[in-house]
RNA sequence: AACUCAUCCAGAGGGGCAGAGGGACACGGCCCGGUGAAGCCCCGGCAACCAUCGCAUCACUCGCUACGGCGAGGCGGGUGCGACAGGUGCCACUUCCGUCCCGGUGAAUCCGGGAGAGAUGAGGC
Repeated sequence: AACUCAUCCAGAGGGGCAGAGGGACACGGCCCGGUGAAGCCCCGGCAACCAUCGCAUCACUCGCUACGGCGAGGCGGGUGCGACAGGUGCCACUUCCGUCCCGGUGAAUCCGGGAGAGAUGAGGC
């Protein structure tokens, strides 16, 4: 890297450098952009995937038992809730929307669902 799983209509912007693009790719649409795009840096913030910690509970282990359960432990493991903010991520627009399939329509249009693609995290080698 392939691959697997989860999430993606919530949330959160200022400054400096820079100087024409940007919203992943292609096409179509709709937007953002010299009142300064991308990119880089600084500061701030959002969120809570992972880590860490706490509590509860279950599996589990041990003991007892009148065989119905009861008590203790709970390192390591599962689940739930909470705390924190260490590792990531993110801070216009639903992942900006559509494209392929299905349904609601006879059709345009529109709406809903799914797929595909993508992003992020955690695994994976």
Background
Model confidence (mean pLDDT): 83 of 100. This is a predicted structure of a 125-nucleotide RNA (SAM riboswitch aptamer (S box leader)) from Cryptosporangium phraense. Of the family's consensus pairs, 97% are formed in the model. Its Rfam family is "SAM riboswitch aptamer (S box leader)". About the family: The SAM riboswitch is found upstream of a number of genes which code for proteins involved in methionine or cysteine biosynthesis in Gram-positive bacteria. Taxonomically the source falls in Cryptosporangium (Bacteria, Actinomycetes, Cryptosporangiales, Cryptosporangiaceae).